[in-house]
Molecule: FMN riboswitch aptamer (RFN element)
Organism: Sinomonas cellulolyticus
RNA sequence: UACGUGCUCCGGGGUCGGUGAAAGUCCGAACCGGCGGUGAUAGUCCGCGACCCGGCACCCUGCUUCCGAGCGGGAUGCCGGUUGAGCCGGUGGAAUUCCGGCACCGACAGUCAAAGUCUGGAUGGGAGAAGCACGUG
Numbered sequence: 001u002a003c004g005u006g007c008u009c010c011g012g013g014g015u016c017g018g019u020g021a022a023a024g025u026c027c028g029a030a031c032c033g034g035c036g037g038u039g040a041u042a043g044u045c046c047g048c049g050a051c052c053c054g055g056c057a058c059c060c061u062g063c064u065u066c067c068g069a070g071c072g073g074g075a076u077g078c079c080g081g082u083u084g085a086g087c088c089g090g091u092g093g094a095a096u097u098c099c100g101g102c103a104c105c106g107a108c109a110g111u112c113a114a115a116g117u118c119u120g121g122a123u124g125g126g127a128g129a130a131g132c133a134c135g136u137g
Stems, first nucleotide, its partner, number of pairs: 001137008010128001015029004030117002032106002034048004043104002052081006059074006086102005108120003
């Protein structure tokens, strides 16, 4: 210094006003930006993660049963699928990443009224980051 195994710790931000019986959901204005990568710093480039869907394995469980089984529900693991949005100008050796300008995007469920910003699953999960120990090169 690289890799492997085990353990510990960390690991998502953001609202005011108006209308109204009622809105942090509508209208107006504002605000926010996970992780790795990159010829130089990224919400919009290339990938990954969360939510959701499916398949397989295994375990738990309900109902039915002609006792062979059949039809469901749930947890975990692995694999797969789905999943949004950027241009112009400038500097430079190099930037869709910096500077200037103008744009755009944002899971699911809930709600006296439609949600990136409220509440909830979630004191969860997680890409990954740091550290320690042991082993190998």